[in-house]
RNA sequence: UAUUGUAAAUAGCAAAUCCAUUGAAAGGUGGAGACGCAAAGCCAUGAGUCUAAAGCAAUAAGUAAUGCCAUGAUAGUCAGGUUGCCAAA
Numbered sequence: 001u002a003u004u005g006u007a008a009a010u011a012g013c014a015a016a017u018c019c020a021u022u023g024a025a026a027g028g029u030g031g032a033g034a035c036g037c038a039a040a041g042c043c044a045u046g047a048g049u050c051u052a053a054a055g056c057a058a059u060a061a062g063u064a065a066u067g068c069c070a071u072g073a074u075a076g077u078c079a080g081g082u083u084g085c086c087a088a089a
Stems, first nucleotide, its partner, number of pairs: 004087002012037002017032006035076001041082003045079003048074003055068003
């Protein structure tokens, strides 16, 4: 330096759930909480998944309900990009 993560140490993150807040929703943020994580750090580029406000369509003609749709999300779904702690074998 590369690979690797069965050991040790130091630190870190935080699922479900609950509370508050924000959002049309999915979801986000803060607090409590730990299922887990060696990139569970960061980036929506590709795929997947979730949502469907606005818009469009048809019904209707006042509302409501229905379908399509991402320009909204998800990095703790996968791939890709990028940065990084420790070091036993």

This is a predicted structure of an 89-nucleotide RNA (c-di-GMP-I riboswitch aptamer) from Clostridium saccharobutylicum DSM 13864. The sequence is in RNAcentral, with records from Rfam and Ribocentre. Of the family's consensus pairs, 95% are formed in the model. Its Rfam family is "c-di-GMP-I riboswitch aptamer". Gene Ontology term of the family: cyclic-di-GMP binding. Rfam describes the family as follows. GEMM was predicted in a large-scale screen for bacterial structured RNA regulatory elements. Lineage of the source: Bacteria > Clostridia > Eubacteriales > Clostridium > Clostridium saccharobutylicum. Model confidence (mean pLDDT): 83 of 100.